Molecule: SAM riboswitch aptamer (S box leader)
Organism: Hominimerdicola alba SY3
RNA sequence: GCCUUAUCAAGAGUGGUGGAGGAAUCAGGUCCUGUGAAGCCCGGCAACCUGUGUGCUGUAUUAUGCAGUUCGUCAAGGUGCCAAAUCCUGCGGUUAUUUCCGAAAGAUGAGGA
Numbered sequence: 001g002c003c004u005u006a007u008c009a010a011g012a013g014u015g016g017u018g019g020a021g022g023a024a025u026c027a028g029g030u031c032c033u034g035u036g037a038a039g040c041c042c043g044g045c046a047a048c049c050u051g052u053g054u055g056c057u058g059u060a061u062u063a064u065g066c067a068g069u070u071c072g073u074c075a076a077g078g079u080g081c082c083a084a085a086u087c088c089u090g091c092g093g094u095u096a097u098u099u100c101c102g103a104a105a106g107a108u109g110a111g112g113a
Stems, first nucleotide, its partner, number of pairs: 002112007013042001015041003021032003026090004043082003048078003051073003055069006086105001091102003
């Protein structure tokens, strides 16, 4: 990089460093930024996976385990995230829109070839 699947209007610093950009890509908008951008460190948020409790299903069994799954729980481990809806639009539907619906693209987790 590819495939499957779940989520994407909640939440998270008046810290240190750094020194000019940043909001994924292209285009158009709209914003953030020397009252200090990105990056890095610390800090924090959340709860996808691990962990842990519980019910159910399947399966093997002497005990009990294994696999799947529901609802919780913790925040120690693996990730992720910390302006604005994934900042908005782009394609299709609708009379129509920056709170209409869907798709595409993208991000993140988990699983797979």